[in-house]
């Protein structure tokens, strides 16, 4: 240098096909239960959707550009 996959909660991942209210488990915080404390049961708590600009009545989604990760090709003078 080319090409593919990924970057959404404090961890793992949906949602992306077919633009239309950001969710799920783990996590924390109050409580009940217990001698405490885990386990359980209620509740409560979670976001610039990796940056920026377009394009729409509306972008996590769709376009350009740019940044990390990860695999694969090229080049190796």
């Nucleotide at each position: 240098c080319c090409c593919g996959c990924g970057g959404u909660a404090g961890c793992u991942c949906a949602a992306u096909u077919u633009g239309g209210a950001a969710g799920a488990g783990c996590g924390g915080c109050c409580g009940g239960c217990u001698g405490u404390a885990g386990a359980c049961c209620g509740g409560c708590u979670g976001g610039u959707u990796g940056c920026u600009g377009g394009u729409u009545c509306a972008a996590a989604u769709c376009c350009g550009g740019c940044c990390c990760g990860c695999g694969g090709g090229a080049c190796c003078a």
Predicted 3D model of a 77-nucleotide RNA (transfer RNA) from a Hadesarchaea archaeon. The organism belongs to Hadarchaeia (SeqCode), within Archaea. Rfam family: tRNA. By type it is a transfer RNA. RNAcentral holds the sequence, with entries from ENA.